RNA sequence: CUUCUUGUGGUGUAGUGGUUAUCACGCUUGACUUUGAAUCAGGAGAUCUCGGGUUCGAUUCCCGACAGGAAGC
Repeated sequence: CUUCUUGUGGUGUAGUGGUUAUCACGCUUGACUUUGAAUCAGGAGAUCUCGGGUUCGAUUCCCGACAGGAAGC
């Protein structure tokens, strides 16, 4: 330099253009317990990396930028 790929709560992830964006761990409140752990029932936490485009409508499709990864020279 070229090509491919990824970017979604604190972390790891699901999400084939349309309802309030999924689940697990973690955090937190309550129950239980002498206390804690475990278990059970709740809650908070993401304007989906940024900018533009297509569309009635974009996390999703297209272009560019930025960042991580892989391959080639």